Background:
This is a predicted complex of two RNAs, RNase P RNA and transfer RNA, with 437 nucleotides together. The coordinates come from a structure-prediction model, not an experiment, and the mean pLDDT is 80. It holds a member of the Rfam family "Bacterial RNase P class A". Rfam classes the family as a ribozyme.
RNA sequence: GCAGCGGACAGGGUGAUCGCGGGCGCGAGAGCGCUCGAGGAAAGUCCGGGCUCCGCAGGGCAGGGUGCCGGGUAACGCCCGGCGGGGGUGACCCCAGGGAAAGUGCCACAGAAAAUACACCGCCUCCGUUCGCGGAGGUAAGGGUGAAAAGGUGAGGUAAGAGCUCACCGUGCCGCCGGUACCGGCGGCAGCACGGCAAACCCCACCCGGCGAAAGACCAAAUAGGAGAGGAGAAGCGGCCCGCUUCGUUCGACUCUCGGGUAGGUCGCUGGAGACCGCCGGUGACGGCGGUCCGAGAUAAAUGAUCACCGCCCGCCCUUCGGGGCGGGUACAGAACCCGGCUUACCAGUCCGCUGCGCCG
RNA sequence: GGGCCCGUAGCAGAGUGGAUAAUGCACCGGCCUCCGGAGCCGGAGAUCGCGGGUUCGAAUCCUGCCGGGCCCGCCA
Numbered sequence: 001g002c003a004g005c006g007g008a009c010a011g012g013g014u015g016a017u018c019g020c021g022g023g024c025g026c027g028a029g030a031g032c033g034c035u036c037g038a039g040g041a042a043a044g045u046c047c048g049g050g051c052u053c054c055g056c057a058g059g060g061c062a063g064g065g066u067g068c069c070g071g072g073u074a075a076c077g078c079c080c081g082g083c084g085g086g087g088g089u090g091a092c093c094c095c096a097g098g099g100a101a102a103g104u105g106c107c108a109c110a111g112a113a114a115a116u117a118c119a120c121c122g123c124c125u126c127c128g129u130u131c132g133c134g135g136a137g138g139u140a141a142g143g144g145u146g147a148a149a150a151g152g153u154g155a156g157g158u159a160a161g162a163g164c165u166c167a168c169c170g171u172g173c174c175g176c177c178g179g180u181a182c183c184g185g186c187g188g189c190a191g192c193a194c195g196g197c198a199a200a201c202c203c204c205a206c207c208c209g210g211c212g213a214a215a216g217a218c219c220a221a222a223u224a225g226g227a228g229a230g231g232a233g234a235a236g237c238g239g240c241c242c243g244c245u246u247c248g249u250u251c252g253a254c255u256c257u258c259g260g261g262u263a264g265g266u267c268g269c270u271g272g273a274g275a276c277c278g279c280c281g282g283u284g285a286c287g288g289c290g291g292u293c294c295g296a297g298a299u300a301a302a303u304g305a306u307c308a309c310c311g312c313c314c315g316c317c318c319u320u321c322g323g324g325g326c327g328g329g330u331a332c333a334g335a336a337c338c339c340g341g342c343u344u345a346c347c348a349g350u351c352c353g354c355u356g357c358g359c360c361g
Numbered sequence: 362g363g364g365c366c367c368g369u370a371g372c373a374g375a376g377u378g379g380a381u382a383a384u385g386c387a388c389c390g391g392c393c394u395c396c397g398g399a400g401c402c403g404g405a406g407a408u409c410g411c412g413g414g415u416u417c418g419a420a421u422c423c424u425g426c427c428g429g430g431c432c433c434g435c436c437a
Stems, first nucleotide, its partner, number of pairs: 001357009012310007020037007039332001043343002046341005051212001053210002058242004063208005068082005083097001084095004098203002103201002105197003120143002122139007151169006170192001171190008216267004226258005233247004260436003274293008311330008362433007371386003379417001388404005410426005
């Protein structure tokens, strides 16, 4: 210099004018003053939790989810560190990564044969022959088909061949050693039995009760507390059962349809797994201790607009190398009970660490 | 704010591991007709909403987005 890998930052500031929401103060009031006022994703609502109510949050079935090992955490499908496999020269990246000897199912087309293996071509032996070949048998080494063909390579062996035999590799089982474990290493035994698919059913292990702030508590307002149909069970628990409680069976629980009324206020509502800084422990995710600080709470929904100056970034020009001038850009979006993640959107860019190649010293 | 469902040609709509992805209407050309319609014959038209993954193979299975639709208060 070129090409590339990993990580991080950032999302602007001040003033003026007009305007909006919350809090505090002043004022009889109109109003005035001070102060605070979106995000890294507030988003998608894909996971997990807090909190709330459902009598207890119980048992069983069903259903859903997760899926190498260890750790972190309130919890997770998240994160960290390893292991194994795959890709890359490398930095590094990717993996829903348990079980296919519990059972069932699927594997199109092609091909002889697709899972109880199999003989189309070829090779070999025997028999026949009109000398073209035909028949019987052996053979999975070679050809061909396919995504996939029943261990691989080499040697021996054989009529030709074949784990038929041997060596190495792979696989399985056993033992020892290292490791918390996944797993790794070494040794022995076995001639090899086990094709693939579980993001097919399923099996195994672990986890999950439901409903979400329109949860829930209180106050207030309003009426046609109506009509029709079903109806012996129904509601509290979600799909079902058990158990418990309540209501009900012609004075009708409950469900559905139609119609009617009302859609106001207060609380929940923001101080919390909180933010920042420092020290300590840990490879790390993270944890512990100490200090400082308070940073939106609206309800049809505020957090805005314009102007000026300055930042930041890029391009071009000038330069006395300090800088100056001109032009352009400044995104995505936007709280609605609150947190932890994941995913997605995002202008112009910058910084740090590392790798490969080339050149120079 | 919360929950549920859908997306295949211009429109409707079948297909739920192996097709060249059906079918109808619409469209285009030809025949017929004085012209048009109807009818007959032929034809074209599909990133299966988009990206990634699983599988030998994906419209179909899994996953992340995009777009669209529906429902949900209280009183009795």